[in-house]
RNA sequence: GUCCCAGUAGCGUAAUGGAUAGCACGUUGGACUUCUAAUCCAAAGGUUGUGGAUUCGAAUCCCGCCUGGGAUG
Numbered sequence: 001g002u003c004c005c006a007g008u009a010g011c012g013u014a015a016u017g018g019a020u021a022g023c024a025c026g027u028u029g030g031a032c033u034u035c036u037a038a039u040c041c042a043a044a045g046g047u048u049g050u051g052g053a054u055u056c057g058a059a060u061c062c063c064g065c066c067u068g069g070g071a072u073g
Stems, first nucleotide, its partner, number of pairs: 001072007010025001012023002018056001027043005049065004
């Protein structure tokens, strides 16, 4: 240089172009308990890497860029 893959909550991850983007762990509050742990209930936390294009509608499709990983010379 060329090609391929990935980027979604604090960490890990799901979502066929269509209802308010879910799940688990973690965090916070509460219940339970003599206390802790465990268990149960609830809450907060996401401009879906970034800028555009397509579309009635984009995490999803298309293009550029950024970051990380891989292949090749």